SAH (S-adenosyl-L-homocysteine) riboswitch aptamer from Aquariibacter albus, 99 nucleotides, folded computationally. The RNAcentral record of the sequence draws on Rfam. The coordinates come from a structure-prediction model, not an experiment, and the mean pLDDT is 76.
[in-house]
RNA sequence: GGGCUCGAGGAGCGUUGCGACGGCCCCGUCCGGAGGGUCGCCAGGCUCGGGCAGGCGGGGGUCUUGCGGCCCCGGCCCCGGCAACGGCGCUCGCUUGUG
Numbered sequence: 001g002g003g004c005u006c007g008a009g010g011a012g013c014g015u016u017g018c019g020a021c022g023g024c025c026c027c028g029u030c031c032g033g034a035g036g037g038u039c040g041c042c043a044g045g046c047u048c049g050g051g052c053a054g055g056c057g058g059g060g061g062u063c064u065u066g067c068g069g070c071c072c073c074g075g076c077c078c079c080g081g082c083a084a085c086g087g088c089g090c091u092c093g094c095u096u097g098u099g
Base pairs, nucleotide, nucleotide: 003052004051005050006049007048008047009046010092011091012090013089014088015087018045021040022039023038024037025036026035044085054077055076056075058073059072060071061070062069063068
């Protein structure tokens, strides 16, 4: 960095439909692909944090003459403070100010 997954960023309803995804068709190829059209679905797809991995250490089991190997189960990887954003319309909640 990527993949999958979980959580947080207050919430609900309606609506538009880009990407992704799915169906069908076109194109192309030895096959597969890339690409295009159409229909459907579709507004946490973004950011932050955690897990899958790793490190340290503890317990248990097993193999070994021993050194050690393998497997399983927990723990730790700190403390404090603090985000930015998410089409359109409506509604609720929270907070601040004014009346």